[in-house]
């Protein structure tokens, strides 16, 4: 330098036929308990890496850039 894959909540990952962004763990509040843990109930948490384009509508499609991993040279 070229190619492929990835980037979504604090962490690990879903959502892929374009149609309201979700789960588990963690956090916070409550129940239970003498207390803690465990268990159960609930709450909050997102510029979907950044910028543009297409579209009525983009996590999803297209282009550029950035970062990570791997392959080729």
């Nucleotide at each position: 330098g070229g190619g492929u894959g990835g980037c979504u909540a604090g962490c690990u990952c879903a959502a892929c036929u374009g149609g309201c962004a979700g789960a588990g763990c963690a956090a916070c509040g409550g129940a239970c308990u003498c207390u803690u843990a465990a268990u159960c109930c609930g709450u909050a948490g997102g510029u979907u890496g950044c910028g543009a384009g297409u579209u009525c509508a983009a996590c999803u499609c297209u282009c550029g850039c950035g970062c990570c991993a791997c392959c080729c040279a």